[in-house]
């Protein structure tokens, strides 16, 4: 310098262009003599900037960062 791949709640992962969801964790309430376990409810996220589209986490371009490869 070039090529491939990945980036989504605090964490680990889903979501084949049409309401961003699950588990664990966190907060509140119930249950319990208390805690744990358990039940119900809640908050919380698409790496950045453009483009395409009626509509983008998803497609395209560039950038940033992680991983792998070529020279």
């Nucleotide at each position: 310098u070039c090529c491939c791949u990945c980036a989504u709640c605090g964490u680990u992962c889903a979501a084949g262009g049409g309401u961003a969801g699950a588990a664990c964790g966190c907060c509140g309430c119930g249950c319990u003599g208390u805690u744990a376990a358990u039940g119900c409810g809640g908050a919380a996220a698409u790496c950045c900037a453009g483009g395409u589209u009626c509509g983008a986490a998803u497609c395209c371009u560039g950038g940033u960062g992680g991983g792998g490869g070529a020279g």
The RNA shown here (transfer RNA) has 71 nucleotides and comes from Spirillospora sp. CA-294931. Taxonomically the source falls in Spirillospora (Bacteria, Bacillati, Actinomycetota, Thermomonosporaceae). The RNAcentral record of the sequence draws on ENA. Its Rfam family is "tRNA". By type it is a transfer RNA.